[in-house]
RNA sequence: GGGGCUAUAGCUCAAUUGGGAGAGCGCUACACUGGCAGUGUAGAGGUCGUCGGUUCGAGCCCGAUUAGCUCCA
Numbered sequence: 001g002g003g004g005c006u007a008u009a010g011c012u013c014a015a016u017u018g019g020g021a022g023a024g025c026g027c028u029a030c031a032c033u034g035g036c037a038g039u040g041u042a043g044a045g046g047u048c049g050u051c052g053g054u055u056c057g058a059g060c061c062c063g064a065u066u067a068g069c070u071c072c073a
Stems, first nucleotide, its partner, number of pairs: 001072007010025004019056001027043006049065005
């Protein structure tokens, strides 16, 4: 220098005709318990890396770019 993959909640990750943003763990409140742990119920938590484009509508399609990993030179 060139190619490929990854980027979504605090962490690990899902999300296939383009239309509801989710799970587990963690966190908060409450209940059970003498207390801890544990279990149950409820809840908070997201610029979907960034910028732009296509579309009535984008996490998902297109382009650029940033970071990480990797292959070639």
The RNA shown here (transfer RNA) has 73 nucleotides and comes from an Anaerolineae bacterium. Model confidence (mean pLDDT): 81 of 100. Its Rfam family is "tRNA". The organism belongs to Anaerolineae, within Bacteria.